[in-house]
RNA sequence: UCGUGCCAGGCGGGGAGCUAGCGGUGCCCUGUACCCGCAAACCGCUAUAGCGGGGCUGGAUUCCCUCCUAAGGCAAUAUGGUGGGAAAGUGCGAAAGGACAAGGGGCGUUGAAGGCCAGGUCCUGUGCAACAUCGUGCCGUGAACCAUGUCAGGCCUUGACGGGAGCAGCAUUAAGCGGAGAGCGGUGUGUGCCGCGGGGAAGCCGGGCCGGAGCAACCGAUCCUUUUAGCGUUUUCACGGUAUUGACGAGGGAGGGUGCACGG
Numbered sequence: 001u002c003g004u005g006c007c008a009g010g011c012g013g014g015g016a017g018c019u020a021g022c023g024g025u026g027c028c029c030u031g032u033a034c035c036c037g038c039a040a041a042c043c044g045c046u047a048u049a050g051c052g053g054g055g056c057u058g059g060a061u062u063c064c065c066u067c068c069u070a071a072g073g074c075a076a077u078a079u080g081g082u083g084g085g086a087a088a089g090u091g092c093g094a095a096a097g098g099a100c101a102a103g104g105g106g107c108g109u110u111g112a113a114g115g116c117c118a119g120g121u122c123c124u125g126u127g128c129a130a131c132a133u134c135g136u137g138c139c140g141u142g143a144a145c146c147a148u149g150u151c152a153g154g155c156c157u158u159g160a161c162g163g164g165a166g167c168a169g170c171a172u173u174a175a176g177c178g179g180a181g182a183g184c185g186g187u188g189u190g191u192g193c194c195g196c197g198g199g200g201a202a203g204c205c206g207g208g209c210c211g212g213a214g215c216a217a218c219c220g221a222u223c224c225u226u227u228u229a230g231c232g233u234u235u236u237c238a239c240g241g242u243a244u245u246g247a248c249g250a251g252g253g254a255g256g257g258u259g260c261a262c263g264g
Base pairs, nucleotide, nucleotide: 001264002263003262004261005260006259009057010056011055012030013029014028015027020046021045022044023043024042034054035053036052037051038050063257064256065255066254067253068252069251072248074246075245076244077243078242079241081239082238083237084236085235086234087233091231092230093228094227095226096225097224098223099222103219104218106215107214114210115209116208117207119205120204121203122199123198124197125196126195127194128192129191130189131188132187133186134185135184136183138179139178140177141176147172148171149170150169155164156163157162
């Protein structure tokens, strides 16, 4: 150095999850890479950590180690965003009340504030009026007999003259009924641009006198109190973003390493 046979190794790997831990099935990444059976309330194992069966390859493009790079998921920290819940009342906003009077506007020398006076508003009594109602008065109507007057006829009485009672009719009237509403009287009132007397704490209204420059608080500013909970604040949960760091890390690149026996 070549050949034959064989051993180790290889024929995919990784992340999260699960698990005491490891590997697998399922998910994701890488990207092409023997086959069959098993398995999420799961299966198989135990630091040489899938098991069982079969096949191919096998000393290197393929196996092993180191370094670089790096898809990807994971963790931690920081910081924004979106959505939900809760809390407080100290910021902004909103609402109510109060104070102030330096701004704007208003009233005021055609006289502010303040003071005094009489009046009104208010209470009470009373008058008048109005209205309502009752009575009186007025008009009409109104009695078979038990109302009045006159009483035909008829009746009673008388010797006669005469006398008497009296129905109907006519006239009148009582109670009653109806009407009109001018007068008079009484009673009453959710009445009155009405009159008179008395009372009147405070306020208000208009007036008169004194007085001689402020008054007032509509708007805005400021301050105080109370409320509200839209924003903001605090806190919690969920989702997602960005940045940094860390432990992994498929794939890719570079360098290095690795047998046994026999024969030529």

This is a predicted structure of a 264-nucleotide RNA (Bacterial large signal recognition particle RNA) from Eubacteriales bacterium OttesenSCG-928-M02. Rfam family: Bacterial large signal recognition particle RNA. Rfam classes the family as a non-coding RNA gene. Lineage of the source: Bacteria > Bacillati > Bacillota > Clostridia > Eubacteriales. It is recorded under the gene name ffs.